[in-house]
Model confidence (mean pLDDT): 81 of 100.
This is a predicted structure of an 84-nucleotide RNA (transfer RNA) from a Patescibacteria group bacterium.
The sequence was found in a public genome assembly.
Taxonomically the source falls in Bacteria candidate phyla (Bacteria).
Its Rfam family is "tRNA".
RNA sequence: GUCGGGAUGGUGAAAUUGGUAGACACGCAACACUUAAGAUGUUGUGACCGAAAGGUCGUGUGGGUUCGAUUCCCACUCCCGGCA
Numbered sequence: 001g002u003c004g005g006g007a008u009g010g011u012g013a014a015a016u017u018g019g020u021a022g023a024c025a026c027g028c029a030a031c032a033c034u035u036a037a038g039a040u041g042u043u044g045u046g047a048c049c050g051a052a053a054g055g056u057c058g059u060g061u062g063g064g065u066u067c068g069a070u071u072c073c074c075a076c077u078c079c080c081g082g083c084a
Base pairs, nucleotide, nucleotide: 001083002082003081004080005079006078007077010026011025012024019067027045028044029043030042031041032040046057047056048055049054060076061075062074063073064072
């Protein structure tokens, strides 16, 4: 240089013929149990604003198509691999 694959919460990972993003697991927090802890159980757990209700934003970055994009298109960044 060229070709292919990948980037999603704190972590691993789902969701793809475009239609509620984060199921599920781990971790973490609170509570129950315990003398205490562990184990177990229940609930919660993306960010920001707000007293709350609720609102806005969020799938590597920037654009495009569309009523609607994690998903399709273009450019770029980074990671992995093949060829030269």